[in-house]
Context: one part of a larger RNA
Molecule: large-subunit ribosomal RNA, domain IV
Organism: Clostridia bacterium
RNA sequence: CCCCUGUUAAGGAACUAGGCAAACUGACCCCGUAACUUCGGGAGAAGGGGUGCCUGGGUAGGGUGAUGCUAAAUAAGGUAGAGCCCGAGCAGGCCGCAGUAAAUAGGCCCAAACGACUGUUUAUCAAAAACACAGGUCUCUGCAAAGUCGUAAGACGAAGUAUAGGGGCUGACGCCUGCCCGGUGCUGGAAGGUUAAGGGGACGAGUUAGCGGUUGUAAAACUGCGAAGCUCUGAACUUAAGCCCCAGUAAACGGCGGCCGUAACUAUAACGGUCCUAAGGUAGCGAAAUUCCUUGUCGGGUAAGUUCCGACCCGCACGAAAGGCGUAACGAUUUGGGCGCUGUCUCAACAGGGGGCCCG
Numbered sequence: 001c002c003c004c005u006g007u008u009a010a011g012g013a014a015c016u017a018g019g020c021a022a023a024c025u026g027a028c029c030c031c032g033u034a035a036c037u038u039c040g041g042g043a044g045a046a047g048g049g050g051u052g053c054c055u056g057g058g059u060a061g062g063g064u065g066a067u068g069c070u071a072a073a074u075a076a077g078g079u080a081g082a083g084c085c086c087g088a089g090c091a092g093g094c095c096g097c098a099g100u101a102a103a104u105a106g107g108c109c110c111a112a113a114c115g116a117c118u119g120u121u122u123a124u125c126a127a128a129a130a131c132a133c134a135g136g137u138c139u140c141u142g143c144a145a146a147g148u149c150g151u152a153a154g155a156c157g158a159a160g161u162a163u164a165g166g167g168g169c170u171g172a173c174g175c176c177u178g179c180c181c182g183g184u185g186c187u188g189g190a191a192g193g194u195u196a197a198g199g200g201g202a203c204g205a206g207u208u209a210g211c212g213g214u215u216g217u218a219a220a221a222c223u224g225c226g227a228a229g230c231u232c233u234g235a236a237c238u239u240a241a242g243c244c245c246c247a248g249u250a251a252a253c254g255g256c257g258g259c260c261g262u263a264a265c266u267a268u269a270a271c272g273g274u275c276c277u278a279a280g281g282u283a284g285c286g287a288a289a290u291u292c293c294u295u296g297u298c299g300g301g302u303a304a305g306u307u308c309c310g311a312c313c314c315g316c317a318c319g320a321a322a323g324g325c326g327u328a329a330c331g332a333u334u335u336g337g338g339c340g341c342u343g344u345c346u347c348a349a350c351a352g353g354g355g356g357c358c359c360g
Base pairs, nucleotide, nucleotide: 001355002354003353004352005351006350007349008348010346011345014344019341027051028050029049030048031047036041038172052094053093054092055091056090061086062085063084064083067080068079069078070077095099107339108338109337110336111335112334113333114331115330119131120130135170136169137168138167139166140165141164147156148155149154173326174325175324176323178256179255180254183253184252185249186248187247188246189245192244193243194242198238199237204232205231206230207229210225211224212223213222214221215220257275258274259273260272261271284318285315296312297311298310299309300308
């Protein structure tokens, strides 16, 4: 010097990102106990008091019940009560600094955020506000179900049958969940348009029996037309779903405006005009786990408060099941405040144990 442990004058969070760590509290009995509340809770709320030993006295009382008395009589009762066990409360007294004498054994309160709750999770840096959840809702599925695994056989679903099973979203409970179907998706529709293979086979092309033309005495050369057959090409026409189209559907994916003017101070604009849109954000909430400007402004708390609480609304860029707003209870969650308590600190000291260091 380091680690572990113990104690500490005065102060008591001044420490620090933050009371991290430590300390306080702690058992049992009694008294007492608020807001709020889903009437269950909250609650061990909070806050107080007691606790040893001796005597009265093993007292009051309780349990068990040997044994006895008695009524009745097919049966069932009533009463006294030895012994043993448990045992408060009260009164008086005794000792100590201290009596749950050691050890083990909640610190508490107020306000806010998030998540209803008990649960689950990153084995080995995250336990949470994340996941799950009961409940809600949409959708698919009529059974050889939908869905899933498998090439298949087959299996799960299910030895179930729509009060069932699969999938999506939301997430107790309370009050609620507004407008938009133009786009995308899904569902339904079938008149018209478009549309594949297939069906269909027109026109055309190649080939050439044959027939011509030109040159040539002829042979032959060049050249035109061209049946049937074969080959190639393949139009019209016919033809499904789909798409176009027509409807419905937002607890489907999603979306939910701008400019200008106006009231008898000013300011503001209930009101008006205009442009655009499928429709222009309703209720509720709001500087918020969302607010850039921003430490917004006002109020509260402090001597002093970028955090916190209550308001305001100018919402850069809340908003209604990617739910909105509340909410008792719950939480090793997060934030702010207070009481108690303390070596966290002012500011350090001492002690015990173990290392370090020196010698062997």